[in-house]
Molecule: Glycine riboswitch aptamer
Organism: Sneathiella chinensis
RNA sequence: AAGGCUCUGGAGAGAGAGUGAAGGGACACUCCACCGAAGAGGUACCCGGUUUUCCGGUAAUCUUUCAGGUACACGGACAGAGGGGG
Numbered sequence: 001a002a003g004g005c006u007c008u009g010g011a012g013a014g015a016g017a018g019u020g021a022a023g024g025g026a027c028a029c030u031c032c033a034c035c036g037a038a039g040a041g042g043u044a045c046c047c048g049g050u051u052u053u054c055c056g057g058u059a060a061u062c063u064u065u066c067a068g069g070u071a072c073a074c075g076g077a078c079a080g081a082g083g084g085g086g
Base pairs, nucleotide, nucleotide: 005082006081007080008079009078014032016031017030018029019028020027033070034069035068039066040064041063042062046057047056048055049054
């Protein structure tokens, strides 16, 4: 110095349809449509091997949407402050 810790800020996308005894909400499952800023996968410059249209290492806010999410809440990359630490 960085991470863990505390506080604050923090976007995006259907309160979708059907079923679950009846009405509403929540929840679960199925189906369709979407989002990227938890996590996860892929990828460059470059480096090494090799002597070659090859192999390995190596990023992301890029990309894939597996996961997650699409009223509120929760979550949330990242940022600020504190603290810790050197």